Small-subunit ribosomal RNA, central domain from an uncultured Fibrobacterota bacterium, 346 nucleotides, folded computationally.
The coordinates come from a structure-prediction model, not an experiment, and the mean pLDDT is 89.
Context: one part of a larger RNA
RNA sequence: CUGGGCGUAAAGGGAGCGCAGGUGGACUGUCAAGUGGAUCGUGCAAUGCCGCGGCCCAACCGCGGACAUGCGUUCCAUACUGUCGGUCUUGAGUUGUUCAUGGGCGGACGGAAUUCCUGGUGUAGCGGUGGAAUGCGUAGAUAUCAGGAAGAACACCGAUGGCGAAGGCAGUCCGCUGGGGAUAAACUGACACUGAGGCUCGAAAGCGCGGGUAGCAAACAGGAUUAGAUACCCUGGUAGUCCGCGCCGUAAACGAUGCAUACUGGGUGUCCGGAGGCGACUCCGGGUACCGCAGCCAACGCGUUAAGUAUGCCGCCUGGGGAGUACGCCCGCAAGGGUGAAACUC
Repeated sequence: CUGGGCGUAAAGGGAGCGCAGGUGGACUGUCAAGUGGAUCGUGCAAUGCCGCGGCCCAACCGCGGACAUGCGUUCCAUACUGUCGGUCUUGAGUUGUUCAUGGGCGGACGGAAUUCCUGGUGUAGCGGUGGAAUGCGUAGAUAUCAGGAAGAACACCGAUGGCGAAGGCAGUCCGCUGGGGAUAAACUGACACUGAGGCUCGAAAGCGCGGGUAGCAAACAGGAUUAGAUACCCUGGUAGUCCGCGCCGUAAACGAUGCAUACUGGGUGUCCGGAGGCGACUCCGGGUACCGCAGCCAACGCGUUAAGUAUGCCGCCUGGGGAGUACGCCCGCAAGGGUGAAACUC
């Protein structure tokens, strides 16, 4: 390079935006760059191939032919791709009406629970476990009532449900703001798809500075268990978990399934919208979930939300270990991240 692949065997980038690049809807004209045909020139010799011939044969050698898949000249063709121009509306976008929404950001407010504090009642236990003990309690605990303080999280609704590109998002209300669906076809007229680099976002843990700290809880301490017990269980408990600002940039970041478009039987549930109908219900569009035709698959399974049939573009794989290691470089305060081998070995 050709070929084969990427749900679970190695392999989809964590996600988006997007420059370059690649790719590109319908009709028509133009040119003739790609493309096709013809023409002429060139494409050294030798080698290789075919034929004939010379050494007895062969190797070897000689002659002729084809070939030399290429490059260039000139002429012709114009279907397809392309160039330039015109037109169009179905792709895309805009607009009007309308709908659903834990999408994001900020602010205010609420109740339950927990812990702590104060006071009342009250007395000997409480707590915890498989059983215990450490622990707490006569300086009055646990329980119970009243009041107060604080922080964090929002039971029921709640779903097989909704929203978001992904990470993710849930008490209530208000403000600001993003995306999406339906419908009407008024407007633009291919404005599109993908996207190496790049930029942005990115759970948890972790890091820096400042604050906060109710509960929980790495580390740590103690009590148990045990042969031991640096664990599982119990009593405590600091970082952290929370907030502001700034880093980190990872994950079983999973649907282990890149994005877009078109096409290919059905059935059932559910969410949002629309149409018909008083309604039950029926139909249409957009999500979501299950079952399954054809087809696909090594099987499992997938099956209009494809892993089917195709096209475009990107990413990635190439035996196991060594190793996501070493070295170099880039990034980071650090932790570490990104890129990413080889020897050797099976």
The full RNA is in RNAcentral, with records from ENA, Greengenes and SILVA.